A computed fold for a 467-nucleotide part of an RNA from an uncultured bacterium, annotated as small-subunit ribosomal RNA, 3' major domain.

Context: one part of a larger RNA
RNA sequence: UGGUGGGACCUCGCACAAGCGGUGGAUCAUGUUGUUUAAUUCGACGAUACGCGAUAAACCUUACCAAGUCUUGACAUCCCAGGCAAUGCUAUAGAGAUAUAGCGGAGGUUAUCCUGGUGACAGGUGGUGCAUGGUUGUCGUCAGCUCGUGUCGUGAGAUGUUGGGUUAAGUCCCGCAACGAGCGCAACUCUUAUUGCUAUUUACCAUCAUUAAGUUGGGUACUAUAGUGAGACUGCCAGUGACAAACUGGAGGAAGGUAGGAAUGACGUCAAAUCAUCAUGCCCCUUAUGACUUGGGCUACAAACGUGAUACAAUGGUUGAAACAAAGGGAAGCCAAGGAGCGAUCUGGAGCUAAUCCCAUAAAAACGAUCUCAGUUCGGAUUGGAGUCUGCAACUCGACUCCAUGAAAGUCGGAAUCGCUAGUAAUCGUAGAUCAGAAUGCUACGGUGAAAUACGUUCUCGAGGUU
Numbered sequence: 001u002g003g004u005g006g007g008a009c010c011u012c013g014c015a016c017a018a019g020c021g022g023u024g025g026a027u028c029a030u031g032u033u034g035u036u037u038a039a040u041u042c043g044a045c046g047a048u049a050c051g052c053g054a055u056a057a058a059c060c061u062u063a064c065c066a067a068g069u070c071u072u073g074a075c076a077u078c079c080c081a082g083g084c085a086a087u088g089c090u091a092u093a094g095a096g097a098u099a100u101a102g103c104g105g106a107g108g109u110u111a112u113c114c115u116g117g118u119g120a121c122a123g124g125u126g127g128u129g130c131a132u133g134g135u136u137g138u139c140g141u142c143a144g145c146u147c148g149u150g151u152c153g154u155g156a157g158a159u160g161u162u163g164g165g166u167u168a169a170g171u172c173c174c175g176c177a178a179c180g181a182g183c184g185c186a187a188c189u190c191u192u193a194u195u196g197c198u199a200u201u202u203a204c205c206a207u208c209a210u211u212a213a214g215u216u217g218g219g220u221a222c223u224a225u226a227g228u229g230a231g232a233c234u235g236c237c238a239g240u241g242a243c244a245a246a247c248u249g250g251a252g253g254a255a256g257g258u259a260g261g262a263a264u265g266a267c268g269u270c271a272a273a274u275c276a277u278c279a280u281g282c283c284c285c286u287u288a289u290g291a292c293u294u295g296g297g298c299u300a301c302a303a304a305c306g307u308g309a310u311a312c313a314a315u316g317g318u319u320g321a322a323a324c325a326a327a328g329g330g331a332a333g334c335c336a337a338g339g340a341g342c343g344a345u346c347u348g349g350a351g352c353u354a355a356u357c358c359c360a361u362a363a364a365a366a367c368g369a370u371c372u373c374a375g376u377u378c379g380g381a382u383u384g385g386a387g388u389c390u391g392c393a394a395c396u397c398g399a400c401u402c403c404a405u406g407a408a409a410g411u412c413g414g415a416a417u418c419g420c421u422a423g424u425a426a427u428c429g430u431a432g433a434u435c436a437g438a439a440u441g442c443u444a445c446g447g448u449g450a451a452a453u454a455c456g457u458u459c460u461c462g463a464g465g466u467u
Base pairs, nucleotide, nucleotide: 007467008466009465010464011463012462013461015457016456019420020419021418022417023416026310027309028308029307030306031305032304033303034301035300042053043052064296065295066294067293068292069291070290073121077120078119079117080116081115082114083113088103089102090101091100092099093098123285124284126283127282128281132279133278134274135273136272137270139268144183145182146181147180148179149178150159151158152157163174164173165172189262190261191260192259194230195229196228197227198226199225200224203220204219205218208217209216233256236250237249238248239247240246312413316371317370318369319368320367328359329358330357333352334351338347339346340345378410383404384403385402386401387400388399389398426448427447428446429445430444431443432442
């Protein structure tokens, strides 16, 4: 000087407490371990692995396994020789890669194209993240981490950065052998909430007509859209405070003390993660650890764990009928009206390069009817049958529909444990990315919700400061 303490003091955080809803019990989905397997490719392992890399494993992807094949190679450059020979199409053999034969004729003829040869080389998702770059997680959006000059100390170092207040903050004020400065904090950026002006179609409809309908004429007031301004600064008032910084209360205001949210992550820590995004040193393979193909596997299943979905019901199930969103996507696309089918879906063909058309009926809620506490009109696993769609192809191994099954478990879950402080939790649907097809995951969007609660900092965990 730093670390650490079941030392002391000060302070903070859904850290505890106060509340609400879960997990742990059931079934299923998904990831992991283990086991199995020819292979079940690889990585990730307390917090900081386990619906993670993967924002899509039937083939492909694919890295794994079996079998069949190739060896200057699937991909690149150079050298030599030859060439009308390419890609493609057809036939035969084959599981296919491929082989043989025929057709055909692009570009080019200095060969840039093809074949053969030669070796230099190609190639490697092979090893090492403890050789590395780059990127990322975490402490932590915590308030810290440092430097120049000066001063003090023999020196390591100290001071500044400590002290008194204050703040979300090393935020600001005061004091002080310190005076200044940098990276962080804050602000600048985007978005939500109010409003003026400008603009008015594809949006809107108050006034005048018109219609089944903002449908049409018309209009640009309103709504909305999108450009540019305003607005919030402890600015004003009172009190407290050290005549400070600031704090408490109030006024006005759409908004009040960081207005809400997002982006933004200091010096560093964990030899943290990644050589399988990519790049790269060294090592290793080179008729194979490279390359191609078909099929299989990554989807196995005694068992264990994580994360979720659905439930166990009456604040509910079923059923009827005329409520109300936001955000997003659409040309190898979204697909309307009409028609067929109980339905998945099929048919049909209008419109739309989209504020114009389509996806697209929001659902929960509210209203009416019924069920009456049961393993039930709860619950839907599982299984049988019949189908639809995508796609060369649904056997291994897709999603969806209909009929049947439903004494399948499950009647609120032990020890333990997780999330959340307001438009939040809880609950209800909608959309998107990936994508031929395939979400209970992920990412976004709105609806209901003035939800409940916070005495407080003794205790648990983590963090900052002084000693």

Its mean pLDDT, the model's own confidence on a scale to 100, is 84.